[in-house]
RNA sequence: UCCCGGUUGGUGCAACUGGUAGCACGCCUGGUUCUGGAUCAGGAAAUCGAGGUUCGAAUCCUCGACGGGGAG
Numbered sequence: 001u002c003c004c005g006g007u008u009g010g011u012g013c014a015a016c017u018g019g020u021a022g023c024a025c026g027c028c029u030g031g032u033u034c035u036g037g038a039u040c041a042g043g044a045a046a047u048c049g050a051g052g053u054u055c056g057a058a059u060c061c062u063c064g065a066c067g068g069g070g071a072g
Stems, first nucleotide, its partner, number of pairs: 001071004006066002010025004019055001027043005048064005
C1' cells in the first nucleotide's frame, strides 16, 4: 500500500435482507424476607464518526477512525 471481516446499553449477543432497536447478565427502585441471598414486578441505559440515497437507514453507498486476519 492492497484485500477480507468486525465496531449496537456497563458486559456478551440479536434485529427475519430498509419499517416500534430487543435478549441475557449486571445496575437502580419496590414486593417478599428478622437481614442478606434467592425469587417476583417495574425502571434507567446503546447503533464508532461525517456525508449521501430513501417517505423511512443499525441495515444500502462514499470517506474517515479503531481492533482482527491475509497479500505484497
The RNA shown here (transfer RNA) has 72 nucleotides. Its Rfam family is "tRNA". Its family is annotated with triplet codon-amino acid adaptor activity in the Gene Ontology.